[in-house]
Context: one part of a larger RNA
RNA sequence: UGACGGGGGCCCGCACAAGCGGUGGUGCAUGUGGUUUAAUUCGACGCAACGCGAAGAACCUUACCUGGGUUUGAACUGCAGCGGACCGGUGUAGAGAUACACCUUUCCUUCGGGACCGCUGUGGAGGUGCUGCAUGGCUGUCGUCAGCUCGUGUCGUGAGAUGUUGGGUUAAGUCCCGCAACGAGCGCAACCCCUGCUAGUAGUUGCCAGCGAGUAAUGUCGGGAACUCUACUGGGACUGCCGGUGUUAAACCGGAGGAAGGCGGGGAUGAUGUCAAGUCCUCAUGACCCUUAUGUCCAGGGCUACACACGUGCAACAAUGGUAAGCACAAAGGGAAGCGAAGUCGCGAGGCGGAGCAAAUCCCAAAAAACUUAUCUCAGUUCGGAUUGUAGUCUGCAACUCGACUACAUGAAGUAGGAAUCGCUAGUAAUCGCGGAUCAGCACGCCGCGGUGAAUACGUUCCCGGGCCUUGUACU
Numbered sequence: 001u002g003a004c005g006g007g008g009g010c011c012c013g014c015a016c017a018a019g020c021g022g023u024g025g026u027g028c029a030u031g032u033g034g035u036u037u038a039a040u041u042c043g044a045c046g047c048a049a050c051g052c053g054a055a056g057a058a059c060c061u062u063a064c065c066u067g068g069g070u071u072u073g074a075a076c077u078g079c080a081g082c083g084g085a086c087c088g089g090u091g092u093a094g095a096g097a098u099a100c101a102c103c104u105u106u107c108c109u110u111c112g113g114g115a116c117c118g119c120u121g122u123g124g125a126g127g128u129g130c131u132g133c134a135u136g137g138c139u140g141u142c143g144u145c146a147g148c149u150c151g152u153g154u155c156g157u158g159a160g161a162u163g164u165u166g167g168g169u170u171a172a173g174u175c176c177c178g179c180a181a182c183g184a185g186c187g188c189a190a191c192c193c194c195u196g197c198u199a200g201u202a203g204u205u206g207c208c209a210g211c212g213a214g215u216a217a218u219g220u221c222g223g224g225a226a227c228u229c230u231a232c233u234g235g236g237a238c239u240g241c242c243g244g245u246g247u248u249a250a251a252c253c254g255g256a257g258g259a260a261g262g263c264g265g266g267g268a269u270g271a272u273g274u275c276a277a278g279u280c281c282u283c284a285u286g287a288c289c290c291u292u293a294u295g296u297c298c299a300g301g302g303c304u305a306c307a308c309a310c311g312u313g314c315a316a317c318a319a320u321g322g323u324a325a326g327c328a329c330a331a332a333g334g335g336a337a338g339c340g341a342a343g344u345c346g347c348g349a350g351g352c353g354g355a356g357c358a359a360a361u362c363c364c365a366a367a368a369a370a371c372u373u374a375u376c377u378c379a380g381u382u383c384g385g386a387u388u389g390u391a392g393u394c395u396g397c398a399a400c401u402c403g404a405c406u407a408c409a410u411g412a413a414g415u416a417g418g419a420a421u422c423g424c425u426a427g428u429a430a431u432c433g434c435g436g437a438u439c440a441g442c443a444c445g446c447c448g449c450g451g452u453g454a455a456u457a458c459g460u461u462c463c464c465g466g467g468c469c470u471u472g473u474a475c476u
Stems, first nucleotide, its partner, number of pairs: 002475001003473003007470007015460002019424005026315008034306002042053002064301007077123008088103006106115003126290002129288001131286001135284002137279003140275001142273001147186006153162003166177003192267004197235007207224002211222003238261001241255005317417001321376006333364003338357002343352003383414001388409007430452007
């Protein structure tokens, strides 16, 4: 100087408290450990591994296993030699890779040869092999915490100190005052994006107030440019104004006006560093290792196993509910090997059909909870839906291992979950549906979108994490 203390002081944070809803019990989904296996590919392991890499394992993917092949090789490039096609199609054998046979077939040329392809040889390729404790890059984490430093000066023999401490204040090393310091940099804040109010411009594919026309009905038509909306440029909020407190300061409290008030709400943005944190399987890369194999091609299998244990979710245990019928209101997205309307067939998944749309025009598209009416009447039930049987639909060469969905039948556990533990402070929690990426197909996961919409916060004694000052130390 730091680090640490079941030392002290000050201060923050869903840290506790006050509340609401969960997890832990049940069934299922998914990840992990373990076990099993020919293989169950590999990585990730407190917070910060475990719905994580994987935004999607039937084949492929695929790295694993078994078996069948191959050795200049699946892909790249140089040289030397030999040959003429290569590609494509058909047939036979085979699980296929592949092997053989047949058909078809060049271009340029100075006629030496060259292009392209094949074979042989060689220099070399290849490796998801090892080392993340050799590395780059990228990432997590403390933590969006308020810190981390430097130049010159001064003090100290020196390591170092000062500045950065002190008094106030702030979300903030934010600002003010003081001070052997004076300044500066990286962080904070602001500049960026979305959202909340508004003006101007613009008016189609969007809108329809007033005028006219038309219909069973609909901005449907003429038209209109008001409104909504769209998307570009501006305005607006700055403690600016008033009162009080304060040191005449910074600032804080209250008020006015205002769509919005003291950082308006949300996002992006992550200092110096820490964890030899993670990744050599994104990529790049040193060293090492393999080179008729640890490379590479193919078929089948496996990654989907199952006495068990844990994490994360979904569905429930019902009446604030289930079922049936009626009826209303979104936002944000996606669409051409695509979205696919009307109509029609099917109980249904879906089939036929093919209008329109590269989309403010057409389609996905039905929003659901809500509301109205009826019924069930507290039961393992008209709760709950696991499991299983049968029959089907769709995608796809192909759903046995191992897809999703539908119909009928079946109708398990579960009656609110021990110790323990998690999230959340407002358009939040809770609850309800919708969309997208990946994707042939497959979503209870992930990323977004809107609908309905709470309770509570006295306070900082305590638990956890953190910041500043100070103190002790046999640690550095």
The prediction has a mean pLDDT of 85. Small-subunit ribosomal RNA, 3' major domain from an uncultured bacterium, 476 nucleotides, folded computationally.